[in-house]
């Protein structure tokens, strides 16, 4: 530097649920927690899926990266 995604090694990260919090709501964000993750680091870019507004048909905002795909950066070890 490319590359694999097993092993170790040093680690990260936190599902559900409880609190407290801020949203009209999905939810977000702190704290306990630990179901699970080789990217469960990032990005709403294309699908789903949810909230909200309108609905006669068409829409529009908005949430979800731990639903999938994509993009982009790492780590430790092998080759």
């Nucleotide at each position: 530097c490319g590359u694999a995604a097993a092993c170790a090694c040093a680690g990260c990260c936190a599902c559900a649920g409880c609190c407290g919090u801020c949203g009209u709501g999905a939810g977000g964000c702190g704290g306990u927690g630990u179901c699970g993750g080789a990217a469960a680091g990032c990005c709403a870019c294309g699908g789903g899926u949810c909230u909200c507004u309108a609905c006669a048909g068409g829409a529009g905002a908005g949430a979800u990266a731990g639903c999938c795909g994509g993009g982009u950066u790492g780590c430790c070890u092998g080759c």
A computed fold for a 79-nucleotide RNA from Candidatus Electrothrix gigas, annotated as c-di-GMP-I riboswitch aptamer. Model confidence (mean pLDDT): 82 of 100. The source organism's lineage runs through Bacteria, Thermodesulfobacteriota, Desulfobulbia, Desulfobulbaceae and Candidatus Electrothrix.